[in-house]
RNA sequence: CGGGGUGUAGCGCAGUUGGCAGCGCGCCACGUUCGGGACGUGGAGGCCGGAAGUUCGAGUCUUCUCACCCCGACCA
Numbered sequence: 001c002g003g004g005g006u007g008u009a010g011c012g013c014a015g016u017u018g019g020c021a022g023c024g025c026g027c028c029a030c031g032u033u034c035g036g037g038a039c040g041u042g043g044a045g046g047c048c049g050g051a052a053g054u055u056c057g058a059g060u061c062u063u064c065u066c067a068c069c070c071c072g073a074c075c076a
Stems, first nucleotide, its partner, number of pairs: 001072007010025004019056001027043006049065005
């Protein structure tokens, strides 16, 4: 430098045909228990890497860009 992939809650990941952002673990509160653990009930927490565009409407489509990973080339 070229090609491809990934980026969504603290962590790991889903997200269909563009139509109210979800699951598991973790966290908080309460209950059961003497307590811990465990279980049950409820809850908080992200605006989808960033910017722009298309659209009535974008995590999803288009363009640019950033970070990381893989392959190749170049240099040595």